[in-house]
Molecule: c-di-AMP riboswitch aptamer (ydaO/yuaA leader)
Organism: Rubrobacter sp.
RNA sequence: UAGUUGUCGUUGCCUAAUCUCCAUAAAUGGAGAGCGGGGGAACCGAUCAGCGGGUAAACCGCUUGGGGUGAAUCGCCUGGUCUAUCCAGGCGUAGGGCUUAGCUCUUUCGGCCCGAACCCGUCAGCUAACCUCGUAGGCGCAAAAGAAAGAGGGC
Numbered sequence: 001u002a003g004u005u006g007u008c009g010u011u012g013c014c015u016a017a018u019c020u021c022c023a024u025a026a027a028u029g030g031a032g033a034g035c036g037g038g039g040g041a042a043c044c045g046a047u048c049a050g051c052g053g054g055u056a057a058a059c060c061g062c063u064u065g066g067g068g069u070g071a072a073u074c075g076c077c078u079g080g081u082c083u084a085u086c087c088a089g090g091c092g093u094a095g096g097g098c099u100u101a102g103c104u105c106u107u108u109c110g111g112c113c114c115g116a117a118c119c120c121g122u123c124a125g126c127u128a129a130c131c132u133c134g135u136a137g138g139c140g141c142a143a144a145a146g147a148a149a150g151a152g153g154g155c
């Protein structure tokens, strides 16, 4: 100086999804804290699903919804297909995330991505008390799209 092996350490992101304790040989099960969601009064809101008849929120006939988690809505075009509230693809879009990785946070400019999926089951506006549920999963790191301003903290 180069190579190999072992050990120890350094380093992030999306999301509510983290931490502690108990039991167990372990797998795993349970409890609590923190974080997150749903249901649920008064007041307020809503005005009795849509279309047609009808003065009418009466009545008659025909049709079928509605809601939740999440950033994930909406529009146009092409095809499946004869049809569409369906499926696939493309281009946009409301909206969301990352980006100075070796302190944290906020903002601007630029750059790069996402713009899904699932659940309830005819039923739920808001909502104090109260009741109840979740705490999973998926990625990145020596490469190069980064450049500024401010606040806090540390040396």
Base pairs, nucleotide, nucleotide: 012139013138014137018033019032020031021030022029023028034135035134036133037132038131039130044125049063050062051061052060053059065123066120067119068118069117074092075091076090077089078088079087080086095114096113097112098111099110103152104151105150106149107148108147109146